RNA sequence: GGCCCCAUCGUCUAGUGGCCUAGGACGUAGCCCUCUCACGGCUAAGACCCGGGUUCGACUCCCGGUGGGGUCA
Numbered sequence: 001g002g003c004c005c006c007a008u009c010g011u012c013u014a015g016u017g018g019c020c021u022a023g024g025a026c027g028u029a030g031c032c033c034u035c036u037c038a039c040g041g042c043u044a045a046g047a048c049c050c051g052g053g054u055u056c057g058a059c060u061c062c063c064g065g066u067g068g069g070g071u072c073a
Stems, first nucleotide, its partner, number of pairs: 001072007010026004018056001028044005049065005
C1' cells in the first nucleotide's frame, strides 16, 4: 500500500428502518437488612466513534474520516 471485518452505558453485550422513552449482565451509588462486613432485596445514574447523504422516519442503509483487528504483498 490492496482487500475484508468491527466501533452501543465504566466493562461485556442485545438490536437487522417505526413496536426504542436504546434492553440485559457485571460493576458503581443510595436505601432496606445486619452489632458491623459480606450475602440478599429494592431503587437510581450511566452509551449509539465523528461528519455528510438517502428516507416521512436511521443505532440500523450509503459515502467519507478516525480508531482497532485480520489477511496479502

The RNA shown here (transfer RNA) has 73 nucleotides and comes from a Deltaproteobacteria bacterium.
The organism belongs to Myxococcia, within Bacteria.
Its mean pLDDT, the model's own confidence on a scale to 100, is 80.
Rfam family: tRNA. Rfam classes the family as a transfer RNA.
RNAcentral records the identical sequence in 4 taxa.